[in-house]
C1' cells in the first nucleotide's frame, strides 16, 4: 500500500430587476443555483532517451449509480402493571423516485467546443364575512362560507439525516 472493525470531526448552491395583483423572493418577462461516487478524448503538473508511454491532478445537474423526500416494513425499545392490543421512537430490507438536443472537432464525445433547450421531494404562504371560544380592547386560535396565488431560491421537519471523502487507533497481511 491493501483488508477487517472501532472511533472522529467534517459532509447543499441559488430572488435581483420590472409587470400583474388587496397579496406573490410563489404567477408573467429577463435573470440567478447544481450534493457523493463512477466514466470520460478537456486543461495543468511531473517523470520516462520521447511520432509517445506512464503517474498525479482536474473535468457531466439531465450517461451509469448513490443520498436526500415519499411507501411499505422483518424486527427492537419505550408507555399503558404483565400478554394480547394500541401508541410513540428507532429500523435491516423492499418500492417508488426528474431532466438533452442539434452543429463542429475525431477513430472514438448525451462528457471537450458552439448553440439552443430541459429539470428539481414533502407539508406552509392571501383576503372578504359568519360563528364560537380567550381578552376590557385591539387582537388571536378554532370551525363554516366565498373569491384567490401556483417556491430548485422564502419558512418548516432540520441543532435532523446521508451518499461520500478525509483522518486517527486496533487487527490481519
Nucleotide at each position: 500500500a491493501c483488508g477487517c472493525g472501532c472511533u472522529g470531526g467534517c459532509g447543499g448552491g441559488a430572488c435581483u430587476c420590472g409587470g400583474u395583483g388587496a397579496a406573490a423572493u410563489u404567477c408573467c418577462g429577463a435573470a440567478c443555483c447544481g450534493g457523493c461516487g463512477g466514466u470520460g478524448a478537456u486543461c495543468c503538473a511531473g517523470u520516462c532517451g520521447u511520432u509517445g508511454a506512464c503517474u498525479g491532478g482536474u473535468a457531466a445537474g439531465c450517461c451509469c449509480g448513490c443520498g436526500a423526500c415519499c411507501c411499505g416494513g422483518a424486527c427492537g425499545u419505550c408507555g399503558u402493571a404483565c400478554c394480547a392490543a394500541c401508541g410513540a421512537c428507532g429500523g435491516a430490507c423492499g418500492g417508488u423516485g426528474g431532466a438533452c438536443c442539434u452543429g463542429g472537432u475525431g477513430a472514438g464525445a448525451u462528457u471537450c467546443c458552439g448553440g439552443g433547450g430541459c429539470c428539481g421531494a414533502c407539508g406552509g404562504u392571501u383576503g372578504a364575512u359568519c360563528g364560537a371560544u380567550a381578552g376590557c380592547g385591539a387582537u388571536a386560535u378554532c370551525g363554516g362560507u366565498c373569491a384567490g396565488a401556483c417556491a430548485g431560491u422564502c419558512c418548516g421537519g432540520a441543532u435532523g439525516g446521508g451518499a461520500g471523502a478525509c483522518a486517527g487507533c486496533g487487527c490481519g497481511c
Molecule: FMN riboswitch aptamer (RFN element)
Organism: Paractinoplanes bogorensis